[in-house]
RNA sequence: GCGAAUAUAACUCAGAGGUAGAGUGUAAUUUUGCCAAAAUUAUAGUCGCGUGUUCAAAUCACGUUAUUCGCU
Numbered sequence: 001g002c003g004a005a006u007a008u009a010a011c012u013c014a015g016a017g018g019u020a021g022a023g024u025g026u027a028a029u030u031u032u033g034c035c036a037a038a039a040u041u042a043u044a045g046u047c048g049c050g051u052g053u054u055c056a057a058a059u060c061a062c063g064u065u066a067u068u069c070g071c072u
Stems, first nucleotide, its partner, number of pairs: 001071007010024004018055001025043006048064005
């Protein structure tokens, strides 16, 4: 220099154009003599960033940043 992959909640990850989700974590309550375990509820996102396409974008297009891999 060229090509590809990944980027979504505190963490690990789903989500192929129509309300952004799960598990773990955290908090509260219940249960127990106490701990652990369990149950219920709550918690939290400018979907890496910018622009565009569209009635509507996490999703499509272009650019860009970071990380990883490959080629030279």

Annotation
A computed fold for a 72-nucleotide RNA from Nitzschia sp. PL3-2, annotated as transfer RNA. Its mean pLDDT, the model's own confidence on a scale to 100, is 81. RNAcentral holds the sequence, with entries from ENA. Rfam family: tRNA. Rfam describes the family as follows. Transfer RNA (tRNA) molecules are approximately 80 nucleotides in length. It is annotated as a transfer RNA.